RNA sequence: CGCCGGGAACCGCGCGGCGGCAGUCUGUCGAACCCCGUCAGGACCGAGAGGUAGCAGCGGUAAGGUAGUUCUCCGGGCGAUGCGGACCUCCCGGCGCUU
Numbered sequence: 001c002g003c004c005g006g007g008a009a010c011c012g013c014g015c016g017g018c019g020g021c022a023g024u025c026u027g028u029c030g031a032a033c034c035c036c037g038u039c040a041g042g043a044c045c046g047a048g049a050g051g052u053a054g055c056a057g058c059g060g061u062a063a064g065g066u067a068g069u070u071c072u073c074c075g076g077g078c079g080a081u082g083c084g085g086a087c088c089u090c091c092c093g094g095c096g097c098u099u
Base pairs, nucleotide, nucleotide: 001096002095003094004093005092006091007090008089010085011084012083013082014081015079016078018075019074020073022072023071025068026067027066028065029064035060036059037058038057043052044051045050
């Protein structure tokens, strides 16, 4: 000096796991009244039969809270992860030639 190989670094496409005051799913809590249902007692209407509204209670649900895992999304100088491309910048090794 040249050639070859490997690594770092650059770009792109993926995989895994991590994080997220994001969404979803499941459970649970959750409305004195201004949600629903059922409405004891009592109240009202009726001559009566019966009816009306409806508090408490009970059940359910909404907004929302909380827990959990699944899935989706987002993120990154992550990772004993993969592939491809670009460049010929740096590092390491081998071979050859020359001095």
Molecule: Bacterial small signal recognition particle RNA
Organism: Armatimonadota bacterium